[in-house]
Transfer RNA from a Candidatus Altimarinota bacterium, 76 nucleotides, folded computationally. The RNAcentral record of the sequence draws on ENA.
């Protein structure tokens, strides 16, 4: 230097053909218990890595950046 592929709730991760973002854990509150854990309900929590364009509508599609993987080239 070229290319691939990631990037979404506190963490792991879904998200279809572009049509108002989810699920497990985790947290809170109540139930149950002598207590605690375990169960069992109810909930809480995102402007979807930044910026722009397209579009009536972008997590999703195009450009440009950022940051982490990875492969190939080049110097030395």
């Nucleotide at each position: 230097g070229g290319g691939u592929c990631a990037a979404u709730a506190g963490c792991u991760c879904a998200g279809u053909u572009g049509g108002u973002a989810g699920a497990g854990c985790a947290g809170a509150a109540g139930c149950c218990u002598c207590u605690u854990a375990a169960g069992c309900u109810u909930u809480u929590g995102g402007u979807c890595c930044g910026g722009g364009g397209u579009u009536c509508g972008a997590g999703u599609c195009c450009c440009c950046g950022u940051u982490g993987a990875c492969c190939c080239a080049c110097c030395a």

Its Rfam family is "tRNA". The family's RNA type in Rfam is transfer RNA.